[in-house]
c-di-GMP-I riboswitch aptamer from Desulfosporosinus acidiphilus, 83 nucleotides, folded computationally. It matches the Rfam family "c-di-GMP-I riboswitch aptamer". Its Rfam clan is "c-di-GMP_I riboswitch clan". The model forms 95% of the base pairs in the Rfam consensus. The prediction has a mean pLDDT of 76. RNAcentral holds the sequence, with entries from Ribocentre. Lineage of the source: Bacteria > Clostridia > Eubacteriales > Desulfitobacteriaceae > Desulfosporosinus.
RNA sequence: CAGUGCUAAAGGCAAACUCAGUGAGAGCUGAGGACGCAAAGCCACGGGUCUUAGAUUCUUGAUAAGAUAGCCGGGUUACCAUA
Numbered sequence: 001c002a003g004u005g006c007u008a009a010a011g012g013c014a015a016a017c018u019c020a021g022u023g024a025g026a027g028c029u030g031a032g033g034a035c036g037c038a039a040a041g042c043c044a045c046g047g048g049u050c051u052u053a054g055a056u057u058c059u060u061g062a063u064a065a066g067a068u069a070g071c072c073g074g075g076u077u078a079c080c081a082u083a
Stems, first nucleotide, its partner, number of pairs: 003082003012037002017032006035070001041076003045073003048068003051062004
């Protein structure tokens, strides 16, 4: 350096739920709380899913440069260990 995550340690993140705030909504933010996570760090590029109106089973729009990175793939950076 590459690969890997068996073992150990240090540190990290925080699902459901509750409260408060915010948004039309999907959701998001803060506090509490831990189901889990070796990228559950970061990036909406591809696919998926989620909101809504017309239309009516095939599609067209809108919020919208939408949300989701803890759905998958891809990109990128990184701690520890070295069976």